[in-house]
RNA sequence: GCUGGUGUGGCGAAACCGGUAAACGCUGAGACCUCACACGUCUCUGGGCGAAAGCCCUUGUGGGUUCGAGUCCCACCACCAGCA
Numbered sequence: 001g002c003u004g005g006u007g008u009g010g011c012g013a014a015a016c017c018g019g020u021a022a023a024c025g026c027u028g029a030g031a032c033c034u035c036a037c038a039c040g041u042c043u044c045u046g047g048g049c050g051a052a053a054g055c056c057c058u059u060g061u062g063g064g065u066u067c068g069a070g071u072c073c074c075a076c077c078a079c080c081a082g083c084a
Base pairs, nucleotide, nucleotide: 001083002082003081004080005079006078007077010026011025012024019067028044029043030042031041032040046057047056048055049054060076061075062074063073064072
């Protein structure tokens, strides 16, 4: 230099043919249980604003296509693999 792949919450990871983004697991918090800890059970667990209700934002970055994009197209960035 060329080709291919991957990039989604704090972490892992799913999302089918383009139609509610984050299922499921981990971590963490609270409650129950216990003398206490551990185990177990239940609830919650992306960010911002707000007293709350709620509103807004979020799939590596920036654009494009579309009524609608995590998904399709272009450029770039990072990492992995192959070729030279």
This is a predicted structure of an 84-nucleotide RNA (transfer RNA) from a Gemmatimonadales bacterium. Its Rfam family is "tRNA". Rfam classes the family as a transfer RNA.